RNA sequence: CUCAUCGAGACCGGCUGAGGGACAGGCCCAAAGACGCCGGGGCAACCGGUCCAGCUAACCACUGGACAGAGGUGCCAACUCCUACAGGAGCCUGCGCAAGCGGGAUCCGGAAGAUGAG
Numbered sequence: 001c002u003c004a005u006c007g008a009g010a011c012c013g014g015c016u017g018a019g020g021g022a023c024a025g026g027c028c029c030a031a032a033g034a035c036g037c038c039g040g041g042g043c044a045a046c047c048g049g050u051c052c053a054g055c056u057a058a059c060c061a062c063u064g065g066a067c068a069g070a071g072g073u074g075c076c077a078a079c080u081c082c083u084a085c086a087g088g089a090g091c092c093u094g095c096g097c098a099a100g101c102g103g104g105a106u107c108c109g110g111a112a113g114a115u116g117a118g
Base pairs, nucleotide, nucleotide: 001118002117003116004115005114006113011040012039013038014037015036019029020028021027024083025082026081041076042075043074046072047071049067050066051065052064053063054062080112085109087108088107089106091104092103093102094101095100
């Protein structure tokens, strides 16, 4: 840099001792010990594995599906905790005669981030 996924799931013990949840705001977690490290346990199924189907004369490769979890990662507070955007859609609402100008929630998308594969 590219592609895929991110509303599901999964906790105990020991050590340590003050911040932690990436960043800003919010809201949370935390001396009844968070975060981190170590040990054990677990979750999941991205890669890898096995089987089946399609394709093929047949194989390889590729595509789709199923299974397992002893391999390589990952993960085990809160939806990626929520929001962020001169974005899109309709809805509610304030001001205004109107044109219009603001606010709110929801959905979609984007950005950023995380994880895997390349």